[in-house]
Predicted 3D model of a 95-nucleotide RNA (Guanidine-I riboswitch aptamer) from Paenibacillus beijingensis.

RNA sequence: UAAAUUGUUUUCUAGGGUUCCGCGGAUAAUCCGGACAGGUCCGAGAGAAAACGCACAGUGCGCUGUGUACACGGAGGGAUAAAAGCCCGGGAGUC
Numbered sequence: 001u002a003a004a005u006u007g008u009u010u011u012c013u014a015g016g017g018u019u020c021c022g023c024g025g026a027u028a029a030u031c032c033g034g035a036c037a038g039g040u041c042c043g044a045g046a047g048a049a050a051a052c053g054c055a056c057a058g059u060g061c062g063c064u065g066u067g068u069a070c071a072c073g074g075a076g077g078g079a080u081a082a083a084a085g086c087c088c089g090g091g092a093g094u095c
Base pairs, nucleotide, nucleotide: 007052008051009050010049011048012047015042016041020039021038022036023033024032025031026030053068054067055066056065057064058063070090072093076088077087078086
């Protein structure tokens, strides 16, 4: 300097906004409010748990065990109703 591997999914949380519900206000219909605690909803590469997968070793060939590391990070843009620690992105950069 270059290449390869370091995985996937589910549930939950940090967090997020406002389609729907609820709540509040004006109300005939309906409209407004997320500087409304909440339910639905979105949701972490660097958060949690679990299952599977993978590697290695053992094996009575049924399975069993161990491991699956490390991780600072803008601005800007994108989607959705809208926003976000979502996606661009283990990006640009930094050490």
Lineage of the source: Bacteria > Bacilli > Caryophanales > Paenibacillaceae > Paenibacillus.
The coordinates come from a structure-prediction model, not an experiment, and the mean pLDDT is 84.
Rfam family: Guanidine-I riboswitch aptamer. Rfam links the family to the GO term regulation of gene expression. Rfam's curators write: This family represents a conserved RNA structure found upstream of the ykkC and yxkD genes in Bacillus subtilis and related genes in other bacteria. The function of this family is unclear although it has been suggested that it may function to switch on efflux pumps and detoxification systems in response to harmful environmental molecules.